[in-house]
Context: one part of a larger RNA
RNA sequence: AUUGAACGCUGGCGGCAUGCCUAACACAUGCAAGUCGAACGGCAGCACAAUAACAUUUCGGUGUUAUGGGUGGCGAGUGGCGGACGGGUGAGUAACGCGUAGGUAUCUACCUUGAAGUGGGGGACAACUCGAGGAAACUCGAGCUAAUACCGCAUAAGCUCUACGGAGGAAAGCUGGGGACUUACCAUACAUUGUAUUUGAGAGAGUAUGAUGUAUGGUGGGCCUGGCGCUUUAAGAUGAGUCUGCGUCCGAUUAGCUAGUUGGUGGGGUAAAGGCCUACCAAGGCGACGAUCGGUAGCUGUUCUGAGAGGAAGGACAGCCACACUGGGACUGAGACACGGCCCAGACUCCUACGGGAGGCAGCAGUGGGGAAUAUUGGACAAUGGGGGGAACCCUGAUCCAGCAAUGCCGCGUGUGUGAAGAAGGCCUGAGGGUUGUAAAGCACUUUCGGUGGUGAGGAAGGGGCAUAGGUUAAGAGCUAAUGCCACUUGACGGUAGCCACAUAAGAAGCACCGGCUAACUCUGUGCCAGCAGCCGCGGUAAUACAGAGGGUGCGAGCGUUAAUC
Numbered sequence: 001a002u003u004g005a006a007c008g009c010u011g012g013c014g015g016c017a018u019g020c021c022u023a024a025c026a027c028a029u030g031c032a033a034g035u036c037g038a039a040c041g042g043c044a045g046c047a048c049a050a051u052a053a054c055a056u057u058u059c060g061g062u063g064u065u066a067u068g069g070g071u072g073g074c075g076a077g078u079g080g081c082g083g084a085c086g087g088g089u090g091a092g093u094a095a096c097g098c099g100u101a102g103g104u105a106u107c108u109a110c111c112u113u114g115a116a117g118u119g120g121g122g123g124a125c126a127a128c129u130c131g132a133g134g135a136a137a138c139u140c141g142a143g144c145u146a147a148u149a150c151c152g153c154a155u156a157a158g159c160u161c162u163a164c165g166g167a168g169g170a171a172a173g174c175u176g177g178g179g180a181c182u183u184a185c186c187a188u189a190c191a192u193u194g195u196a197u198u199u200g201a202g203a204g205a206g207u208a209u210g211a212u213g214u215a216u217g218g219u220g221g222g223c224c225u226g227g228c229g230c231u232u233u234a235a236g237a238u239g240a241g242u243c244u245g246c247g248u249c250c251g252a253u254u255a256g257c258u259a260g261u262u263g264g265u266g267g268g269g270u271a272a273a274g275g276c277c278u279a280c281c282a283a284g285g286c287g288a289c290g291a292u293c294g295g296u297a298g299c300u301g302u303u304c305u306g307a308g309a310g311g312a313a314g315g316a317c318a319g320c321c322a323c324a325c326u327g328g329g330a331c332u333g334a335g336a337c338a339c340g341g342c343c344c345a346g347a348c349u350c351c352u353a354c355g356g357g358a359g360g361c362a363g364c365a366g367u368g369g370g371g372a373a374u375a376u377u378g379g380a381c382a383a384u385g386g387g388g389g390g391a392a393c394c395c396u397g398a399u400c401c402a403g404c405a406a407u408g409c410c411g412c413g414u415g416u417g418u419g420a421a422g423a424a425g426g427c428c429u430g431a432g433g434g435u436u437g438u439a440a441a442g443c444a445c446u447u448u449c450g451g452u453g454g455u456g457a458g459g460a461a462g463g464g465g466c467a468u469a470g471g472u473u474a475a476g477a478g479c480u481a482a483u484g485c486c487a488c489u490u491g492a493c494g495g496u497a498g499c500c501a502c503a504u505a506a507g508a509a510g511c512a513c514c515g516g517c518u519a520a521c522u523c524u525g526u527g528c529c530a531g532c533a534g535c536c537g538c539g540g541u542a543a544u545a546c547a548g549a550g551g552g553u554g555c556g557a558g559c560g561u562u563a564a565u566c
Base pairs, nucleotide, nucleotide: 001565002564003563005562006561007560008559009558012412013411014410015409016408017407018405019404020370025368026367027366029365030364031363034081035080036079039078040077042074043073046072047071048070050067051066052065053064054063055062056061088323089322090321097248098247099246100245101244102243103242104241106240107239111236112235113234114233115232116231117230118229119153121151122150128143129142130141131140132139133138159168160167161166173228174227175226176225177224178223181222182221183220184219185218186217187216188215189214190213191212192211193210194209195208196207197206198205199204249295250294251293256286257285258284261283262282263281264280265279266278267277268276298320299319300318301317302313303312304311305310325346326345327344328343329342348359349358350357351356376402378401379400380399384398385396386395387394388393415445416444417443418442425436426435427434428433449507451502452501453500454499455498459493462489463488464486465485466484467483468482470480471479472478510555511554512553513552514551515536516535517534521550522549523548524547525546531538532537
């Protein structure tokens, strides 16, 4: 000088940071990853509209019940994308793990750009219904059904393989707008007509129902057009895999190590080179330039110290790596051998009807334990960023904020001026006096911070609606990007920062030291006792070194001690 500090005494305010270094010990509870109805079948709940019945009524309606996915939406389910990011920890690892400089035998969802396509079919399985088993977790059987789920067929290249002859080889739809024409269905009206029935002596008339035609209206499709998708391929961007040179702690009281070991050939495997794996062949490979073994340790940018060279450290922040109760394994997927996924084994905890099940905070809070020691079971998605969605929006303990702690750094305050009768009191004294000391009191003034009352930003960009011209288009529709407008709308922090006013010196100083090193001295008590102490050393009757007091010195909301590094 420094610290993620702790302890002792003390403690006013603010800003910015930081806060389990120990048990990678065990965890109650809540939350931390969802979203899409513009992929799908549907409809459990909510709301609306419709129909029917009942009740009530001021005759406008209102209420209750029932029906039925009709509408807004939507629990559970199928399906898509995301749960491989973000967040935590440092156990392991002395290693191509990291750092640095290079290489390539490779992959890359979403995104950007270019090219081409998006034709025609099929069969299932959830949900649901029925049945059965189980205490539960959940499971089994039968039946129905949709899709952007699944599977063929067709077509296909500048794609893949190739012995250059050829062979292989894909897709999915959804949603908005439009006027003429056309098509299917429904409703209403009219016309014609059939049947049944009532009436009538009959002619005829009425009612119900069916068929055909015309007209009008509505819905869906064809047609035109926009958006989002889907498939194949080329390139980019981004991310990742992999290989190599060099560097990367201690020990020789660790000197030899190695059998897939070192190399080759054939085969397999991978996105990809390779003993990565396998069969055969050869006998190699590493090592005092420290192999092997043992110990310790995540690495780096950086941080601390130092004139530097160096030494020490790797907490916060940032990059990389590793791990996710312990060990092992694969599945899915563009990406994992996956913290809040699956399977097996183990330890532990919990439930159980004893047959069997459930769990994993090294996410954010929080609990027990350990420890000298480390915080709230808080608020909000307003901003930034992320996931999903066409969007509105939803989710987000990432993040932004608030709370606690003098843990650190920085800033401010605890008054200012005047005031000698040098007051009183204390201490010392040579008894005259000295000192505390302009210190106090008194007088005058100010009001930061804190308190009370008022006022009050910025962090807000966007989103929604409307209008205008541009692009697309047949189009003034829709979509799109731009500009403008609005009594529209979005702030957790928080009525926060700042500003104004009010009142009153009012609410705000301690800690360590005073023998030398080392700034600062006297008295009393004690009497090698009690004690002090970083080193030298003090104390045995005049102790500036112990204890107290007065005085002084240093720093100051801190001051000392301990630990640790230079």